[in-house]
Molecule: SAM riboswitch aptamer (S box leader)
Organism: Bacteroidota bacterium
RNA sequence: CUCUUAUAGAGAAAGGUCGAGGGAACAGGCCCGUUGACACCUUAGCAACCGUUCCGGUCAAACCGGAAGACAGGUGCUAAAUCCUGCCCCGGCAGUAAAUGCUGUGGGAAAGAUGAGAG
Numbered sequence: 001c002u003c004u005u006a007u008a009g010a011g012a013a014a015g016g017u018c019g020a021g022g023g024a025a026c027a028g029g030c031c032c033g034u035u036g037a038c039a040c041c042u043u044a045g046c047a048a049c050c051g052u053u054c055c056g057g058u059c060a061a062a063c064c065g066g067a068a069g070a071c072a073g074g075u076g077c078u079a080a081a082u083c084c085u086g087c088c089c090c091g092g093c094a095g096u097a098a099a100u101g102c103u104g105u106g107g108g109a110a111a112g113a114u115g116a117g118a119g
Base pairs, nucleotide, nucleotide: 001119002118003117004116005115006114007113013043014042015041016040017039021032022031023030026086027085028084029083044078045077046076049074050073051071052070053067054066055065056064057063082111087108088107089106090104091103092102093101094100
């Protein structure tokens, strides 16, 4: 980097360094930021994806299933729904109607993120 698969409206910040942009990319919106954002470092924390553990199936192991319990070992994360929208479907409103526009804590896709596995 590519492919497969699972998950996402929950949760969790202080200090130091730096100094102007940042919220993945493009567009629109809306936010964050010289009262110092973003990034990096330190410390602290959150979380049960993997792992460990526990329970069940089995004589047992492998393996399969379950966990609202425990553990922070491997990752990850610690502004806002993945900040929102963009494509398709559905609903509502405007429009005689079609087109079109606006709209919705609606459904799906795409893309991105993270985990696990494969190349």